[in-house]
Context: one part of a larger RNA
Molecule: small-subunit ribosomal RNA, central domain
Organism: uncultured bacterium
RNA sequence: CUGGGCGUAAAGGGCUCGUAGGCGGUACAUCAAGUCAGUUGUGAAAACCGACGGCUUAACCGGAGGAUUGCAGUUGAUACUGGUGUACUUGAGGCAAGGAGAGGAAGGUGGAAUUCCCGGUGUAGCGGUGAAAUGCGUAGAUAUCGGGAGGAACACCAGUGGCGAAGGCGGCCUUCUGGCCUUGACCUGACGCUGAGGAGCGAAAGCCAGGGUAGCGAACGGGAUUAGAUACCCGGGUAGUCCUGGCCGUAAACGAUGGGUGCUAGGUGUAGGCGCGUCAAGCGUCUGUGCCGAAGUUAACGCGAUAAGCACCUCGCCUGGGGAGUACGGUCGCAAGGCUGAAACUC
Numbered sequence: 001c002u003g004g005g006c007g008u009a010a011a012g013g014g015c016u017c018g019u020a021g022g023c024g025g026u027a028c029a030u031c032a033a034g035u036c037a038g039u040u041g042u043g044a045a046a047a048c049c050g051a052c053g054g055c056u057u058a059a060c061c062g063g064a065g066g067a068u069u070g071c072a073g074u075u076g077a078u079a080c081u082g083g084u085g086u087a088c089u090u091g092a093g094g095c096a097a098g099g100a101g102a103g104g105a106a107g108g109u110g111g112a113a114u115u116c117c118c119g120g121u122g123u124a125g126c127g128g129u130g131a132a133a134u135g136c137g138u139a140g141a142u143a144u145c146g147g148g149a150g151g152a153a154c155a156c157c158a159g160u161g162g163c164g165a166a167g168g169c170g171g172c173c174u175u176c177u178g179g180c181c182u183u184g185a186c187c188u189g190a191c192g193c194u195g196a197g198g199a200g201c202g203a204a205a206g207c208c209a210g211g212g213u214a215g216c217g218a219a220c221g222g223g224a225u226u227a228g229a230u231a232c233c234c235g236g237g238u239a240g241u242c243c244u245g246g247c248c249g250u251a252a253a254c255g256a257u258g259g260g261u262g263c264u265a266g267g268u269g270u271a272g273g274c275g276c277g278u279c280a281a282g283c284g285u286c287u288g289u290g291c292c293g294a295a296g297u298u299a300a301c302g303c304g305a306u307a308a309g310c311a312c313c314u315c316g317c318c319u320g321g322g323g324a325g326u327a328c329g330g331u332c333g334c335a336a337g338g339c340u341g342a343a344a345c346u347c
Stems, first nucleotide, its partner, number of pairs: 003319004007301002012315001014201004021194003025088007033081002035077008048066002052062003091191001092188003095184005103177007110154001115149007125136002162169002206247006215241002220236001222234002258314006266292011296303002320347003329340004
């Protein structure tokens, strides 16, 4: 330098923004760097190749040719790529008018339930299990009624429903705020796509400081079970779970499927718009989200306009199993550990 791949066999980065870089719509003009053609110089000799010639032949040798796929100069060509200029609107963005939504942040607020406290009624049990026991209860429990405290989560609605880049987001109200969709086609005029490094976001658990603690509940101790039971079951229970600020940066971070653009039969549900309409129908159209399937594709399973089909652009990644996501080094972290990431040896 090159091949084949990445849903499940090894392989898509957890996600986004974006630097360099790579790639890039339509028309005209121009330049001629890439590109193409001619020509000149050079590309030492030997070696090599196809002929020819010389030793009786061959090896060997000789002269001429080819090749040396390159580089430089020069003269041209201008379709494509590129540079410059002008113009365009379909890509992209803006504007106006509408629309849906658990998108985010802050503040406030509501009811149900559990627990605890106080009081009333009331009496011997309650609780728990496969069966029990530990446990709670005559210092009055459980049950029930009234009052109060506090924390956490929001039943029904609720839906292969919605929103978000992903993680994720669910009572109600207010404030601030991001994105998306539709219609108009008024404005800008390629302003675009991707994105090595980089930056930000990033469930749960965990860490630091301060607060909070109703329920649940690692650890822990108790009761059972059992041969044992460092478990499953039962009764307790600390950290944690919650809030504020700061770390951590991982995951079956999954659609195990990177992002973008265009193209390729249909059918049926569903969410949000728009247009037509004889206005609860129906028809058309755009955006999202499911199912089934043509062609095609796949090792098969399956995928199938939300592609795993047909193409192009770009990033990441894989290259037999174990050793091993280990060691060493570097770097980040308070730590736990993260990121990067081998080899010997072995099958």